Molecule: transfer RNA
Organism: bacterium
RNA sequence: GGGCGCGUAGCUCAGUUGGCUAGAGCGUUUGAUUCACAUUCAAAAGGUCAGAGGUUCAAGUCCUCUCGCGCCCA
Numbered sequence: 001g002g003g004c005g006c007g008u009a010g011c012u013c014a015g016u017u018g019g020c021u022a023g024a025g026c027g028u029u030u031g032a033u034u035c036a037c038a039u040u041c042a043a044a045a046g047g048u049c050a051g052a053g054g055u056u057c058a059a060g061u062c063c064u065c066u067c068g069c070g071c072c073c074a
């Protein structure tokens, strides 16, 4: 330098063929349960969906560029 894949909550990830308000598990906080802890139960907080632009009535999803990480080729 060229090609491919990935980037979504603190962590691990799902999100189909573009469609209604972006989710799960773990973790965190609060409450209940307990003499207390653990377990269990309930609730809550937490996201510029890597960044920018474009297409569209509508984009996490499609297109282009950039950035980061990984793999392959030279």
Stems, first nucleotide, its partner, number of pairs: 001073007010026004019057001028044005050066005